A computed fold for a 73-nucleotide RNA from a Candidatus Woesearchaeota archaeon, annotated as transfer RNA. The coordinates come from a structure-prediction model, not an experiment, and the mean pLDDT is 82. The same sequence occurs in records of 3 taxa. NCBI's taxonomy places the organism under Archaea, Nanobdellati, Candidatus Woesearchaeota. It matches the Rfam family "tRNA". By type it is a transfer RNA.
């Protein structure tokens, strides 16, 4: 160099194929339960690697980049 897969709250991940409010877990707070903790219940906050493109609308498609895995050379 070629190809071929990835990159989402603080951590781990789902959604991408078929565009339409971004999922659960878990951390952090908040109340609520306890004599107090811990559990265990109810709430909140926070995220889509960059640049352009198409579209009414892009995490999802199209194109170039940076980053890592993997294979070939």
């Nucleotide at each position: 160099g070629c190809g071929u897969c990835g990159a989402u709250g603080g951590u781990g991940u789902a959604g991408u194929c078929u565009g339409g409010u971004a999922u659960c877990a878990u951390u952090c707070u908040a109340g609520c339960c306890u004599u107090c903790c811990a559990a265990g219940c109810u709430g909140g906050u926070g995220a889509c690697c960059c640049g352009g493109g198409u579209u009414c609308a892009a995490a999802u498609c199209c194109c170039g980049g940076u980053c890592g895995g993997c294979g070939c050379a």